Overview:
Transfer RNA from a Patescibacteria group bacterium, 72 nucleotides, folded computationally.
RNA sequence: GCCGUCUUAGCUCAGUGGUAGAGCACUUCCAUGGUAAGGAAGGGGUCUCGGGUUCAAUCCCCGAAGACGGCU
Numbered sequence: 001g002c003c004g005u006c007u008u009a010g011c012u013c014a015g016u017g018g019u020a021g022a023g024c025a026c027u028u029c030c031a032u033g034g035u036a037a038g039g040a041a042g043g044g045g046u047c048u049c050g051g052g053u054u055c056a057a058u059c060c061c062c063g064a065a066g067a068c069g070g071c072u
Base pairs, nucleotide, nucleotide: 001071002070003069004068005067006066007065010024011023012022013021018055026042027041028040029039030038048064049063050062051061052060
């Protein structure tokens, strides 16, 4: 220098056009003599950024940034 993959909640990841979910973690409650395990409820996300397409974009297209990998 060229090519590819990835970027979604604190962490690990789903979701592939119709206004975002799971597990773990966190908070409150139940329960216990108390703790752990267990049960119930709840909070938390400008979906990396900027444009474009569309009635509508996390999702499609272009560019940028970052991470990882390959080639030279």
The prediction has a mean pLDDT of 82. It was read from a public genome assembly. The source organism's lineage runs through Bacteria and Bacteria candidate phyla. It matches the Rfam family "tRNA". By type it is a transfer RNA.